[in-house]
Formats: sequence, C1' cells, structure tokens
RNA sequence: UCCCGAUAAAGGCAAACCCGUUGCGAAGCGGGGGCGCAAAGCCACGGAUCAGGCCUCUGACCUGACAGCCGGGUUGCCGGA
Repeated sequence: UCCCGAUAAAGGCAAACCCGUUGCGAAGCGGGGGCGCAAAGCCACGGAUCAGGCCUCUGACCUGACAGCCGGGUUGCCGGA
C1' cells in the first nucleotide's frame, strides 16, 4: 500500500416525523429529532426512481431532483482487536 471492521477508543454524519423558509414541483436550506451509516465525504459519468415541460401521445425527448437505490470516479479518520 492492498485487504479487513470490534458489544474497542477518539471524533463524525443524520432517516421518518415536527417547525420555519425557498421552489410550480421532485426537493433544497436552517432548527429540533435519531432510524440507521466505515465513506450516509465529494463528483450526476452509466442505469434506476421522482418532478416539471413538450410531442408525432403513454413512452420517447428536453430540463431538473436524488450521492441514505445500484454501479463508476476521487479523497479520507481510527484500528488490525
């Protein structure tokens, strides 16, 4: 370095739901909350899903969302019990 992940230690993230706020919407952000997570850090490159629009109309296309759906890329903490 690769690989591996514990009823360990240090630190970290934060689902549903609630409040506020932005957006047509998917959803984002802030606060509470804590189901879970060893990449639940980051990147929409491929697929899936979701929203809006459009059309030659029901599934293609366009524009978005989603990294906590699956791959891929990239960086990285602690440890080897």